[in-house]
Order: sequence, then structure tokens, then C1' cells
RNA sequence: GCCUCAGUAGCUCAGUGGCAGAGCAAUUGAUUCGUAAUCAAUAGGCCGCAGGUUCAAAUCCUGCCUGAGGCU
Repeated sequence: GCCUCAGUAGCUCAGUGGCAGAGCAAUUGAUUCGUAAUCAAUAGGCCGCAGGUUCAAAUCCUGCCUGAGGCU
């Protein structure tokens, strides 16, 4: 230098054009003499950045950044 893959909640990941989700973690409450476990609820995201296509983009296209792997 080139190629491939990945980037979404604190963590691990779903979501292949039409309301952004799950598990774990966190907070609050219930339960308990108390803790853990269990149950219920709540909060937490400008979907890596910028632009384009579209009535509509996390999703499609282009460029860039970061990480992993490969080729020379």
C1' cells in the first nucleotide's frame, strides 16, 4: 500500500429500509430479623464520524477514523 470483517445501552450481542431491543450489570420497590436469591418497575442510545440515495436509513452507497485478521 491492498483485501476482508467488526464498531448499536456500563458489558456481551440481536436488529438486512417503516416505533431502537434482549441478557447481564445499575437504581427503586416488594419479599427477609438482615444479606443473597426471587419478583415487579425505572433509568440508561444524536446506532464510530461526515456526506449521498430515499417519502422514510442503525440498515443501501461513498469517504474518513478505530480495532481484528490476511496479502505483498
Molecule: transfer RNA
Organism: Nanobdellota archaeon